This is a predicted structure of a 457-nucleotide part of an RNA (small-subunit ribosomal RNA, 3' major domain) from uncultured Amylibacter sp. NCBI's taxonomy places the organism under Bacteria, Pseudomonadati, Pseudomonadota, Alphaproteobacteria, Amylibacter. It matches the Rfam family "Bacterial small subunit ribosomal RNA". Its family is annotated with ribosome and structural constituent of ribosome in the Gene Ontology. The coordinates come from a structure-prediction model, not an experiment, and the mean pLDDT is 81. The sequence was found in a public genome assembly.
Context: one part of a larger RNA
RNA sequence: UGACGGGGGCCCGCACAAGCGGUGGAGCAUGUGGUUUAAUUCGAAGCAACGCGCAGAACCUUACCAACCCUUGACAUACUUAUCGCGGAGACCAGAGAUGGACUCCUUCAGUUCGGCUGGAUGAGAUACAGGUGCUGCAUGGCUGUCGUCAGCUCGUGUCGUGAGAUGUUCGGUUAAGUCCGGCAACGAGCGCAACCCACGUCCUUAGUUACCAGCAUUUAGUUGGGUACCCUAGGGAGACCGCCGGUGAUAAGCCGGAGGAAGGUGUGGAUGACGUCAAGUCCUCAUGGCCCUUACGGGUUGGGCUACACACGUGCUACAAUGGCGAUGACAAUGGGUUAAUCCCAAAAAAUCGUCUCAGUUCGGAUUGGGGUCUGCAACUCGACCCCAUGAAGUCGGAAUCGCUAGUAAUCGCGUAACAGCAUGACGCGGUGAAUACGUUCCCGGGCCUUGUACA
Repeated sequence: UGACGGGGGCCCGCACAAGCGGUGGAGCAUGUGGUUUAAUUCGAAGCAACGCGCAGAACCUUACCAACCCUUGACAUACUUAUCGCGGAGACCAGAGAUGGACUCCUUCAGUUCGGCUGGAUGAGAUACAGGUGCUGCAUGGCUGUCGUCAGCUCGUGUCGUGAGAUGUUCGGUUAAGUCCGGCAACGAGCGCAACCCACGUCCUUAGUUACCAGCAUUUAGUUGGGUACCCUAGGGAGACCGCCGGUGAUAAGCCGGAGGAAGGUGUGGAUGACGUCAAGUCCUCAUGGCCCUUACGGGUUGGGCUACACACGUGCUACAAUGGCGAUGACAAUGGGUUAAUCCCAAAAAAUCGUCUCAGUUCGGAUUGGGGUCUGCAACUCGACCCCAUGAAGUCGGAAUCGCUAGUAAUCGCGUAACAGCAUGACGCGGUGAAUACGUUCCCGGGCCUUGUACA
C1' cells in the first nucleotide's frame, strides 16, 4: 500500500421488511447429470453451466457409429502432356447408394502477327501441396459474460517522507453520482458520472393521399362530391431549467412545500459498460502460433445415432376448479408479414349478456392408449405436426427450502415475427384488462466511502 475481520461509523440496492404471484408435490414439454449403447458427436459447470451454443437433429444439417467406396483428392495455385470445347436434356444395365459401364439428342470457345502463339476449359500424369468441427482458450487475436450503469480508476507539476509511498481523492455539508458547494500543500488534467443520441408523453407549424369527416349534399358502406377543421402520418420547431414564489440551509451547494403546466426536480424507457477482476467462456463462427494425421484423424454414400431410460436436478406449460367449466349471443387492438400496397389480405382473446352445471375425482383435469384421417416432404418405422371418434391416469393448492416484481409494473388475456418444406409450452416483440404494498434499515445477501486490528501478500 492492499486484502481480510462472527471490529467500528456513514450510505445504497426488490437486499430484508410490507404486499402480490409463483417454484419445490402431480402430468407433460425441454435442457443437464447419471446409466445404457456400435454411436448415444462436441462444448457450457456456484452466482455468471443446465428452453445455454441450437432463429427450429426424419434425410440433409452432423461433427458420432456400422458398412461400402476414393487417394493430388469435394476445394486452391504451380508444372508436363493430350483434346477443343464446356455445358444441357432423355433414357438403359449392375449396385443400398456413392460409383462403374454403355447410348441418343441439342450446342460446337475467344483473341490472333495464322506460329499450337496467347487466354480459357476438360481429361491424364508426377510433385510441391490441398484437407482436418484433430489437440492446446494455460501460446493468442477478435468477440462475450461477470462484479456493475457500481462510482470509482488514474496522471502532470508541486510539497512531505531515507524509502516503499503519501498528498490531491481526506474533512464539513449535499447528490442517483469523485454530483456540486465550502475548507485545506496543494494546483490542474484525463478515463468514467451527467449531457449530447433514439423512442414515448404536450403544443405549434409545413404537407393532405392510400389518412380523416365537423358542417353541406349523397350512399348498403367516407361510397361519391366537397373540405383539411379534427384524427393520423412524417419533416421542422417549442417545451422542464429548481426557471418563479415561500420556507430551510452557511448569504453556498442543495433540500422541503406551493403555483403554473401535458409533463417537476435524472419526466419514463432504451442505447451507452471507466481502470481492472475471474490464467472466466469460446481454437466447433472466424482468424492464428505450436503439436499431430496424410491410401487417413482427409473426402463420398446408404442406414443408424444425437429422440435410449431403474433414477436425480434446473427451466417452463397445463391443472387441481364455481372469481370456475360448458353452450349461445357478441364487441374493441398494436407490432409485424405478404415482391409492390396508410389502399387489399393474414387476423384476437380475456371482457360483456343469457342459459346450464351445484361441490363430486365431477359437465374439473386432460396424460395415456385403440381406431380413422389430413398436411408437408424422395421418404413420417426408429422420429413430424394437426383433426375426428372412443379411452379418461395422476392431481383436491404442494415439506424443508426457494424465485420474480415498486406502476401501466406484477398478475392475467390473446396476437405477430425470425429461422423453417414441415414442426414452439422456447426466444424476441406487440397490444387488451389491470392491482396490492413499502412503517422502516435491527437482521440476511451484495456493494461504496472513512477509520481501526493483523503473526496474511